């Protein structure tokens, strides 16, 4: 420098989320609820709470989008064990975030499994598929060919 529905950031928009949590109210009912578990701690509650059923109001973060605009790029990037760091009151564990060794993965799809978050879509991983571009080897073709362009067949991007 190239692959091409190429990879990521970040803004705009649409869609989910969702008639969901939340507030207001009425009705039942009668001691416990809450903070991710736990412990300890702190909140609310018989001036009636969690929790049930109606009626009125009503979100938002986070994920998504073959959108759109821009930047930065072809380990682009994604992801896994393990360490610091940081976050919600404190300690473990676990959950998010950001980082740096080490491993893996060429790439975009569709099916199936599984696992995170979760409301869902998604996400990641692993298997199949047949697509795609790179190299290598075999065979045919273009004037003999370094080129080129088919078909088969195999590899991994520390390649080309």
């Nucleotide at each position: 420098g190239a692959g091409g529905a190429g990879c990521g950031g970040u803004c705009c928009c649409c869609a989910u989320c969702a008639g969901u949590a939340g507030g207001c109210u009425g009705g039942a009912g009668g001691a416990g609820g809450g903070c991710g578990a736990u412990g300890c701690g702190c909140c609310c509650c018989u001036u009636g709470a969690u929790c049930c059923c109606g009626g009125c109001u009503g979100a938002a973060a986070g994920g998504g989008g073959a959108g759109g605009a821009u930047c930065g790029c072809c380990g682009a990037a994604g992801g896994g064990c393990c360490c610091g760091c940081g976050g919600a009151g404190c300690a473990u564990c676990g959950c998010c975030g950001c980082g740096a060794u080490c491993c893996c993965u060429g790439g975009a799809c569709a099916c199936g499994a599984g696992g995170g978050c979760u409301a869902a879509a998604u996400c990641c991983c692993c298997g199949u598929g047949g697509c795609u571009g790179c190299c290598g080897c075999g065979c045919c073709g273009g004037c003999u060919a370094c080129c080129c362009g088919g078909c088969g067949u195999g590899g991994a991007g520390c390649g080309c």